[in-house]
Record summary:
Predicted 3D model of a 71-nucleotide RNA (transfer RNA) from Alligator sinensis. Rfam family: tRNA. Rfam links the family to the GO term triplet codon-amino acid adaptor activity. The RNAcentral record of the sequence draws on Rfam. The coordinates come from a structure-prediction model, not an experiment, and the mean pLDDT is 81.
RNA sequence: GCAUUGGUGGUUCAGUGGUAGAGUUCUUGUUUGCCAUGCAAGAGACCUGGGUUCAAUUUCCAGCCAAUGCA
Numbered sequence: 001g002c003a004u005u006g007g008u009g010g011u012u013c014a015g016u017g018g019u020a021g022a023g024u025u026c027u028u029g030u031u032u033g034c035c036a037u038g039c040a041a042g043a044g045a046c047c048u049g050g051g052u053u054c055a056a057u058u059u060c061c062a063g064c065c066a067a068u069g070c071a
Stems, first nucleotide, its partner, number of pairs: 001070007010024004018054001025043006047063005
């Protein structure tokens, strides 16, 4: 330099045109004589910019970052 793959809560991953879900984390309550476990509730996210569309996390283009392969 070229090609491919990916970028989603603090973290690990789903999702796929119609208000984004789970594990874990944190907070509160409950259980217990206390802690832990269990249970309930809550907090928290779509890499950036533009295009298409009534509507984009999803489609298209450009960029940034990371990984892999070739040179």